């Protein structure tokens, strides 16, 4: 990058650094946030897919249904293919 399949109302957070925004995009709401958002790192945990010598490993995730409603060439993750 491609496009096929599966999943997206369950589950699982602390610390350090940093310092003002964040919740994918647009519109309208709502929510989180200097009692520290987002991000990075460390450790811990959760759950599914794949691998496994069954010990474990790779990826992902750890506010709220992908936050809610509407919209679009929707988006995200895993497996697969080039």
């Nucleotide at each position: 990058c491609c496009a096929a399949c599966a999943u997206c109302c369950a589950g699982a957070g602390c610390g350090a650094c940093u310092g003002a925004g964040a919740g994918a995009u647009c519109u309208g709401g709502c929510u989180c946030a200097u009692u520290g958002a987002a991000g990075u790192c460390g450790c811990a945990g959760c759950a599914a897919c794949c691998c496994u010598u069954c010990g474990g490993g790779g990826u992902g995730c750890u506010a709220a249904u992908g936050c809610c409603a509407g919209a679009g060439a929707c988006g995200a993750u895993g497996u697969g293919g080039a």
The RNA shown here (SAM riboswitch aptamer (S box leader)) has 82 nucleotides and comes from an Actinomycetes bacterium.
Rfam family: SAM riboswitch aptamer (S box leader). Rfam links the family to the GO term regulation of gene expression.